This is a predicted structure of a 72-nucleotide RNA (transfer RNA) from Methanocorpusculaceae archaeon UBA425. Its Rfam family is "tRNA". It is annotated as a transfer RNA.
């Protein structure tokens, strides 16, 4: 430098156009003499960033930025 791919709460992951999913982690309460297991409820997302399409975009286009493979 080209190609291909990926980018979604703290981490990790599901979502192929119609209210962003689940796991762990995190805080309450319950439950122990006590912690830990377990139950139950709650905070926690600019869906990298900007554009266009469309009533409507995490989803489709094009651009950028960044990782990742592979080719020179």
């Nucleotide at each position: 430098g080209g190609a291909u791919u990926c980018g979604u709460g703290g981490u990790c992951u599901a979502g192929u156009g119609g209210u962003a999913u689940g796991a762990c982690g995190u805080c309450g309460c319950a439950u122990u003499c006590a912690c830990a297991c377990u139950g139950c409820g709650g905070a926690g997302g600019u869906c990298a960033g900007g554009a266009g399409u469309u009533c409507g975009a995490a989803u489709c286009u094009c651009c950028u930025c960044g990782g990742a493979u592979c080719c020179a």